[in-house]
Molecule: Bacterial RNase P class A
Organism: Vampirovibrionales bacterium
RNA sequence: AGAGCUGGACUGACGGUCGCGGGCGCGUGCGCGCGCCUGAGGAAAGUCCGGGCUCCACAGGGCAAGUCGCCGGGUAACGCCCGGUGCGGGCGACCGCGAGGAUAGCGCCACAGAAAUGUAGACCGCCGAUGGCCGCGCGCGAGUGCGGCACAGGCAAGGGUGCAACGGUGGGGUAAGAGCCCACCGGCAGGGCCGAAAGACCCUGGCCAGGUAAGCCCCGACUGGAGCAAGGCCCUGAAAGCGCAUGGGCUGCCCGCCCGCUUUCAGCGUCAGUCCGCUUGAGCCGUUCGGAGACGAGCGGCCCAGACAGAUGACCGUCCUCGACAGAACCCGGCUUAUGGCCAGCUCUUUCC
Numbered sequence: 001a002g003a004g005c006u007g008g009a010c011u012g013a014c015g016g017u018c019g020c021g022g023g024c025g026c027g028u029g030c031g032c033g034c035g036c037c038u039g040a041g042g043a044a045a046g047u048c049c050g051g052g053c054u055c056c057a058c059a060g061g062g063c064a065a066g067u068c069g070c071c072g073g074g075u076a077a078c079g080c081c082c083g084g085u086g087c088g089g090g091c092g093a094c095c096g097c098g099a100g101g102a103u104a105g106c107g108c109c110a111c112a113g114a115a116a117u118g119u120a121g122a123c124c125g126c127c128g129a130u131g132g133c134c135g136c137g138c139g140c141g142a143g144u145g146c147g148g149c150a151c152a153g154g155c156a157a158g159g160g161u162g163c164a165a166c167g168g169u170g171g172g173g174u175a176a177g178a179g180c181c182c183a184c185c186g187g188c189a190g191g192g193c194c195g196a197a198a199g200a201c202c203c204u205g206g207c208c209a210g211g212u213a214a215g216c217c218c219c220g221a222c223u224g225g226a227g228c229a230a231g232g233c234c235c236u237g238a239a240a241g242c243g244c245a246u247g248g249g250c251u252g253c254c255c256g257c258c259c260g261c262u263u264u265c266a267g268c269g270u271c272a273g274u275c276c277g278c279u280u281g282a283g284c285c286g287u288u289c290g291g292a293g294a295c296g297a298g299c300g301g302c303c304c305a306g307a308c309a310g311a312u313g314a315c316c317g318u319c320c321u322c323g324a325c326a327g328a329a330c331c332c333g334g335c336u337u338a339u340g341g342c343c344a345g346c347u348c349u350u351u352c353c
Stems, first nucleotide, its partner, number of pairs: 001349008010340001012319007020039008041325001045336002048334005053227004065223005070084005085099001086097004100218002105216002107212003123159002125155003130152002132149007167185006186208001188205005194199001231276002234273001235267008247259004283302008320323001
């Protein structure tokens, strides 16, 4: 210098004028006016997960259904995060994972192929030791030697089919072959050892067991439903009647006390309306401590939009590197998607000193 990987913080700055939402204060002729403070994001987005909150349902337990699924930890919780394991990708920094069980059982494995799971199967092929047949030799003969055939039979090395063919490679062995035997590798089982675990390593063994669980299923864990258009408040006074029981609260029970319901009249109000829910919260900032980390604890400080025809804008000036994606609607934790430049650490290649 080029090409990359990982992490972090940020999202034009300052000033002025006008306008808008919210809060507080003051004034008022009750209409409002004035002043001060404050007013979008890292994703406010998708609404995909998890929770808070609210209403409804609910004795306990089970079934069904759904979701999740290596191990340990974090958390209010999660399908998120951290650390580790195994596997895969990359020269590497590093990244990814539809990662429980195929020895519980059932199903399926198109086409091709002889054969697709059974201790199966043989198309081409190999052999034909043994038995058989043929020829020749020897022998009086029973027979025997050699050669041939491929009839019985043996085999699965090689070829071929297929995503996949019943462990792989090499050697021995054999008539030809074969875990038949041996070495190494893979797998499985048992043991040892390390680890909290997933799992790693070592030893021994018999040789060997197809795939699919994203087909059903089995095992374990978790899960009631709906959502802020949730849900709640909306009268005051008088009189009369009903009941003194049920119900609610104090209070688990008894006693006691309090609350009630209906009608009429008067007043107020007359509406998809008003107010609450509504923003102080698993909050933010700083710091110390614990932890490898996610995160947790202590101390100090701060208050940071809250609308409902729904505000957050417009213009001007100065400066710069000339500004991407994008706008809250009950709240919070995640994930994902969109998007601009900046910084730090690291990797690979090349060149120079």